[in-house]
RNA sequence: GAUAGAGGCGCGGCUGUCAGGAGUAGGCUUUCUCAGAGAGACAGGCAUCGCAAAAGCCCAAAGGGGCUGCCGCCGAAGCGCCAAAGAAGUGCCUGCUUUUUUGGUUGCUGGUUCGUCGGAUAAGAUCCGCCGGACUGUCACAGAAAUGUGGAGUGCUGUC
Numbered sequence: 001g002a003u004a005g006a007g008g009c010g011c012g013g014c015u016g017u018c019a020g021g022a023g024u025a026g027g028c029u030u031u032c033u034c035a036g037a038g039a040g041a042c043a044g045g046c047a048u049c050g051c052a053a054a055a056g057c058c059c060a061a062a063g064g065g066g067c068u069g070c071c072g073c074c075g076a077a078g079c080g081c082c083a084a085a086g087a088a089g090u091g092c093c094u095g096c097u098u099u100u101u102u103g104g105u106u107g108c109u110g111g112u113u114c115g116u117c118g119g120a121u122a123a124g125a126u127c128c129g130c131c132g133g134a135c136u137g138u139c140a141c142a143g144a145a146a147u148g149u150g151g152a153g154u155g156c157u158g159u160c
Stems, first nucleotide, its partner, number of pairs: 001160005008074001010073005016067003026058006038049002042095005077109003080105010110136006117129004138151005
C1' cells in the first nucleotide's frame, strides 16, 4: 500500500401496515358583528376581501413514530462549517425565518443506553446538541491473576 473482517437492542434507506395528528385545519348553514376592527410564524409595500366570535353538520393531509419485510453497510452514520440550486411561510414583490438536495471539509463523535438542560415537533412519542453516569468493544501500559488506568475509528485484527 492492497484486500478481508470485528463490536451489537450496531448504523442508514425503502415498501406495506397501524396508532396518532384530530373531530384539528378546512368547507357549508345560521346567529352575532358593521365601514374598519381584521385577514401570514414575521416586517414593509401593492392588490383583493370584509372580519373576529358562537352553534349545528361534514371533515382532511404532511412531516415525525411503532411493527413486519427487504436493501446497502461497520465513519456504518450523525452533527458543525463552506459553496451552489431550490422549496415553504400570503394573491404578488422585497426582506426575514425555517427547510430540502448536491458537493466540499484529516472540524467533532468507537458503540449502546439512562439522566439534567437546550432545540425541533401536535406531543410525556421521536430526533438533534452540550454535559454527566452506566455498560460494552478495541489498543497501550501496570499486574501472578482478578482487575485498574489511559487513548481514539485518521483506530484495531487477519492475509498478501